RNA sequence: CAAGAAAAGCGCCAAAACUGCUGCGAAGUAGUGACGGAAAGCCACGGAUCUCCAGAAGAUAGCCGGGUUGCCUUG
Numbered sequence: 001c002a003a004g005a006a007a008a009g010c011g012c013c014a015a016a017a018c019u020g021c022u023g024c025g026a027a028g029u030a031g032u033g034a035c036g037g038a039a040a041g042c043c044a045c046g047g048a049u050c051u052c053c054a055g056a057a058g059a060u061a062g063c064c065g066g067g068u069u070g071c072c073u074u075g
Base pairs, nucleotide, nucleotide: 001075002074003073004072012037013036017032018031019030020029021028022027035062041068042067043066045065046064047063048060049059050058051057052055
């Protein structure tokens, strides 16, 4: 650099629920906790869903696609 997602993981992330804090809210965040994950790292660009005080508004990257960085395998 190219191709792939079969296998593998010491280690990594952490759903629901409960508790504290923040927010009108969707949610976020810390702790407990593991349903899962091979990009469940990052980016709201397209679609989707959701929220409110309804507009040049916001939430979800663990809904799908896309972009980007990386791990692993093969060459």

Model confidence (mean pLDDT): 82 of 100. The RNA shown here (c-di-GMP-I riboswitch aptamer) has 75 nucleotides and comes from Desulfamplus magnetovallimortis. The RNAcentral record of the sequence draws on Rfam and Ribocentre. Rfam family: c-di-GMP-I riboswitch aptamer. From the family's description: GEMM was predicted in a large-scale screen for bacterial structured RNA regulatory elements.